[in-house]
RNA sequence: AUUGAACGCUGGCGGCGUGCCUAACACAUGCAAGUCGAACGUGAAAGUUCCUUCGGGGACGAGUAAAGUGGCGCACGGGUGAGUAACGCGUGGAUAAUCUACCGAGAAGUUGGGAAUAACGGUUGGAAACGAUCGCUAAUACCGAAUACGAAAGUCAGUUAGAUGAUUUUGAAAGGGGGCCUCUGUUUACAUGCUUCCGCUUUUUGAUGAGUCCGCGUCCCAUUAGCUGGUUGGUAAGGUAAAAGCUUACCAAGGCGACGAUGGGUAACUGGUCUGAGAGGAUGAUCAGUCACACUGGAACUGGAACACGGUCCAGACUCCUACGGGAGGCAGCAGUGGGGAAUAUUGCGCAAUGGGCGAAAGCCUGACGCAGCGACGCCGCGUGAGGGAUGAAGGUUUUCGGAUCGUAAACCUCUGUCAGAAGGGAAGAAGUGUAGCCGUGCUAAUCAGCGGCUAUUUGACGGUACCUUCAAAGGAAGCACCGGCUAACUCCGUGCCAGCAGCCGCGGUAAUACGGAGGGUGCAAGCGUUAAUCGGAAUUACUGGGCGUAAAGCGUGCGUAGGCUGUUUUUUUAAGUCAGUGGUGAAAUCCCCGUGCUCAACAUGGGAACUGCCAUUGAAACUAAGAGACUGGAGUACGUGAGAGGAUAGUGGAAUUCCUAGUGUAGGAGUGAAAUCCGUAGAUAUUAGGAGGAACAUCAGUGGCGAAGGCGACUAUCUGGCACGUAACUGACGCUGAGGUACGAAAGCGUGGGGAUCAAACAGGAUUAGAUACCCUGGUAGUCCACGCUGUAAACGAUGGAUACUAAGUGCUGGGAAUGAUUUUUCGGUGCUGUAGCUAACGCGUUAAGUAUCCCGCCUGGGGAGUACGGUCGCAAGGCUGAAACUCAAAGAAAUUGACGGGGGCCCGCACAAGCGGUGGAGUAUGUGGUUUAAUUCGAUGCAACGCGCAGAACCUUACCUAGGUUUGACAUCUGUAGAAUUUCCCCGAAAAGGGAAGGUGCUCUUCGGAGAGCUACAAGACAGGUGCUGCAUGGCUGUCGUCAGUUCGUGUCGUGAGAUGUUGGGUUAAGUCCCGCAACGAGCGCAACCCCUAUCCUUAGUUGCCACUGGGUAAAGCCAAGCACUCUAAGGAGACUGCCCGGGUUAACCGGGAGGAAGGUGGGGAUGACGUCAAGUCCUCAUGGCCCUUACACCUAGGGCUACACACGUACUACAAUGGCACAUACAAAGGGCAGCGAAACCGCGAGGUUGAGCGAAUCUCAAAAAAUGUGUCCCAGUCCGGAUUGCAGUCUGCAACUCGACUGCAUGAAGUUGGAAUCGCUAGUAAUUCCGGAUCAGCAUGCCGGGGUGAAUGCGUUCCCGGGCCUUGUACACACCGCCCGUCACACCACGAAAGUUGGUUUUACCCGAAGCCGCCGAGCUAACAGUUUACUGAGGCAGGCGUCUACGGUAGGUCCGAUGAUUGGGGUG
Repeated sequence: AUUGAACGCUGGCGGCGUGCCUAACACAUGCAAGUCGAACGUGAAAGUUCCUUCGGGGACGAGUAAAGUGGCGCACGGGUGAGUAACGCGUGGAUAAUCUACCGAGAAGUUGGGAAUAACGGUUGGAAACGAUCGCUAAUACCGAAUACGAAAGUCAGUUAGAUGAUUUUGAAAGGGGGCCUCUGUUUACAUGCUUCCGCUUUUUGAUGAGUCCGCGUCCCAUUAGCUGGUUGGUAAGGUAAAAGCUUACCAAGGCGACGAUGGGUAACUGGUCUGAGAGGAUGAUCAGUCACACUGGAACUGGAACACGGUCCAGACUCCUACGGGAGGCAGCAGUGGGGAAUAUUGCGCAAUGGGCGAAAGCCUGACGCAGCGACGCCGCGUGAGGGAUGAAGGUUUUCGGAUCGUAAACCUCUGUCAGAAGGGAAGAAGUGUAGCCGUGCUAAUCAGCGGCUAUUUGACGGUACCUUCAAAGGAAGCACCGGCUAACUCCGUGCCAGCAGCCGCGGUAAUACGGAGGGUGCAAGCGUUAAUCGGAAUUACUGGGCGUAAAGCGUGCGUAGGCUGUUUUUUUAAGUCAGUGGUGAAAUCCCCGUGCUCAACAUGGGAACUGCCAUUGAAACUAAGAGACUGGAGUACGUGAGAGGAUAGUGGAAUUCCUAGUGUAGGAGUGAAAUCCGUAGAUAUUAGGAGGAACAUCAGUGGCGAAGGCGACUAUCUGGCACGUAACUGACGCUGAGGUACGAAAGCGUGGGGAUCAAACAGGAUUAGAUACCCUGGUAGUCCACGCUGUAAACGAUGGAUACUAAGUGCUGGGAAUGAUUUUUCGGUGCUGUAGCUAACGCGUUAAGUAUCCCGCCUGGGGAGUACGGUCGCAAGGCUGAAACUCAAAGAAAUUGACGGGGGCCCGCACAAGCGGUGGAGUAUGUGGUUUAAUUCGAUGCAACGCGCAGAACCUUACCUAGGUUUGACAUCUGUAGAAUUUCCCCGAAAAGGGAAGGUGCUCUUCGGAGAGCUACAAGACAGGUGCUGCAUGGCUGUCGUCAGUUCGUGUCGUGAGAUGUUGGGUUAAGUCCCGCAACGAGCGCAACCCCUAUCCUUAGUUGCCACUGGGUAAAGCCAAGCACUCUAAGGAGACUGCCCGGGUUAACCGGGAGGAAGGUGGGGAUGACGUCAAGUCCUCAUGGCCCUUACACCUAGGGCUACACACGUACUACAAUGGCACAUACAAAGGGCAGCGAAACCGCGAGGUUGAGCGAAUCUCAAAAAAUGUGUCCCAGUCCGGAUUGCAGUCUGCAACUCGACUGCAUGAAGUUGGAAUCGCUAGUAAUUCCGGAUCAGCAUGCCGGGGUGAAUGCGUUCCCGGGCCUUGUACACACCGCCCGUCACACCACGAAAGUUGGUUUUACCCGAAGCCGCCGAGCUAACAGUUUACUGAGGCAGGCGUCUACGGUAGGUCCGAUGAUUGGGGUG
């Protein structure tokens, strides 16, 4: 775009079309083919009327109705598409191989006789249908006879099978209507007469229609490859309208087929229709042409034509009637019914028109046809109103609450009147025909008839329809789909991976433009969507117009048949292809163009063009083709030369393995990652000598050679194939490709017979391992080898078919030749690498093409199922070749890119390992966590990166948890109203919160003195408060981690089709993407470094509370005082370090190594500082916050309890296990901090914790405060101890409302485990580890934790193989949620389709035989017999009929096959989950 459509929602009018696509299923009822009295013989009735002897009769009705004989029609028209793959259809021819009723034209004739029969009447059978018999009768029915130019047949001549000529024979007929009396006849009027018309007969011809034959075209399957016996041809006969095996007999053995026979499936064909730019593809409704069919099968009759839709006979199935004896029927005609189905109409009107049949005509018949009815089924046209109208109404929706939008839309005002409605008028379609009258023509003896014309009259189903006029009234007339992208059109609510949507991608898991609803919008519109179907897009079967290195796709390779294709020449001929002209045809309709008619259009119609085709004919001769003749370039031959693992056979050789024999010799050998099995004291391995046997040929050896491929490797001989080069002698296109075919064809395997050294499937043993039917080891059989057969496959690969020509170069190897004195140059062939143009999706290819062209072959068309099943074929088998479908998925695949990953590679770094020191893991305790328990043990954190974490401090509080008692505008915020100053004290009850009561008290600011205001309290109502309730996967902020790792990006340019790349890679170097050099890159940002702080040295400034060197004073002593600021120190500012200098190395670089000087040397040490990002990492319980939830409770108050539980498990710490120690005594040296609800001196008391008292100090002043380890002396003497201190008892201290659950500390007593810690694991590289004390935050009290401070103060680092983590480059990848990835197969379960299967069953087709209806034909025909003939009056003949027999044959039957389905216990694999 389209449709004979259907379904859903909706529906105003008209015109024109169209309407069982399914069950060729079955049909009730009515109608669809009759007509002619001018062919013929009969011939009613009702009714009316007349007569009557009352029984009846006559007339009209009426020669009517009605049958019958006869003629024509019924073969047309109408329906359907079952069958048919065919001369069925289409197209073009042939018929010299034919017919044609009715119709037209021409010629001739129509004479004279005969015998029957239906109707009818009588008798009679039957339920009916329908008969039987006797008798009568007519014809345009039937039968002889006569005639017959022409016609037909035979013979002869002639011929192409003609035409033609001669001759013989045969064969016709029917009358009817009108008129008339000229002729004839009985002389009146008629007809057997005349005339005219219609018929009839013979014949010629035309027209129309039909039959038959032929060329070409006409679907799929080769998993259908061979088919055929009347088959192919001939002769003879039969038969037909007509050729012919059409049929029969005989003879011959042919005919068809890869250019697709035969078989199977499907199908009516065409003009056309739909689509498409076209070529094509699909289709064959309506209309038109052809064919076929008429319940199923068979058959003939009649006829001009049928093997006949509304005819006959037979058989079968089905239905109906029946008196059970028999009969009837055929809607695929028009309506209609049932059924089937998603689905398709009225049992209508009329012959008025057009057409058909009959008739002389009037006319009759006509479900053809013309009309109407039903259906939005399609196409076309019209309408559902038009103009104005802002307060932008109400209402709806939405909102950022301002508004926006529906929206000039409505209301309202002014108009109009199409359609529908009512009333009135009112066509065209009608031409004729008949009748009546008139005129002309015409035949005849003359009129009539006939023909032509004029006048009058007569015919409409549709239908009172189209159309016209008038009336009234905006009044009666809009829906459907869609709104995520494709694709025009967006918001709200509901829902919450549910419900649902979906054409593809996909949407939905609490903010859905995608589901459902609403508002709004978009599109089309009396329709709109959906479904189905066809073409297009699809270059996705590629003729136009595709491909095959890696995506699907080159046969494993040659030879070669058919076929396809083809070198030169101005040779020549022909004209099949080709081209041009002409003629015929290509039906009409359709399409297209120009007109015309319906108001327009659809529609209808006139003319033209076109129908791209086929046939015939005339020409042309370039090309192809065909015939003939030349040529040498392709191809081949000859001669000469050459290289080679080319092939086959026979022989020869040396090294090595193994085995055997002998010698020497002794304890091992062999094997592996390490071992063991194994061999060896019966003498191995090793070594020497000799021998046997089989197989393979080191070095040479090479991207070297040869071969078609597979493949070929010691040497020699024989036989043999191919190739290259040179010469240009010979042939003269002999060529290329190659469906089928045929040959060769690695390894493994198979058969027979040999052989058997090595190696070695299977197998055995030993190892490894969780296992190890493996990898490793020791053995070992087929096999490996030979001969002869078979198999016929490989990643048989260059994943690249063969041939020919052309298109830059450079550089190797290899074979031959030419030139040159030589270097060298050049040519032909092969084999590699790099590379231009070009090609390619890219990778890549690139004169050895995957470039540019031509020819031929093979192959491909999404993945899986599957190279499977079935069938066929080959094979001994294994298996090979050929080769599907159901079903299932939305992908599968190629190349390249960026990442990530690798038990890949390279380089590098880090307390990563190593080298060391000290720990953890064992004990006790502390603390956190898990688990368990509980009324509650609040919650969070969970590998590194949770677990002395949030918590820098849970007895109450904290507190979020539990129990109990209470409150409800609330403990807290804002607003309104009323009242009261605020507020203080006391009493009762209660665990408290709370509740009840009493007393006191009246403030501040302004004032118009009424009051108002600020603040606070109480009460009331509601807006609201409140929530440590949920979601860290809705979020902000903050934080952890990779990681203080060196990375991460951008702009411009360039490269690439693109993703992307380059820069950022490379060579060096660094702690560093730090720097240098190079480079299609040049620059830049965030990171690194530096800038900041502390610390190490010095200087300057300043000098109290700090300091004390000099001077002085003073004490028991003391910077205690004066003085001072030199030093220390304090805290401000500076200096200093930058590879600056030297040597060497390095690329004259960056930089590295060493050195000097220096307090410090190569970022001096430490800190702060954390790129782009990752982990949906952590936190809604710090805070903030969206959404959801609770609101007399999930909010708030109070008391008590819990967070402190305890079989157990883990993490982190402390204290130890002791002598580098414990204890006792003595004695020395810090830094950094804190302090007013505070630090608290001194003194006194207490064994002590502490208490009493309170000087000083808001602190360089006072105080905490004692530093400890260290050091000295003494003691202990290796033990569960003078180690260790848990646990427990008693007695206390302190804080605090309060130490029971549940604090810390003190004294006395008690004195547990523990004697250095398994597997495993942690920290640390220098003022570090280790060890030792001190301080602080939190805090009433509580520190083994945390954060700081100083004291003492080591060991080791070869180095980067390994473990862990990280960085850069590179490589592979089927990963991208990125290896914690992806993914294979079995098993278990569910479902689906398919294969096999003992069989069972249905269809189809076929062979042989049996039966053999009806019928045609043939034969017989003793029975019967009108026409004709004969003789003769009842017989015969000719002929006919009944009947019988036979051939053929439908249905049916028996037996056996073919092919195709259905089903089948069981079974096999496959697919999906």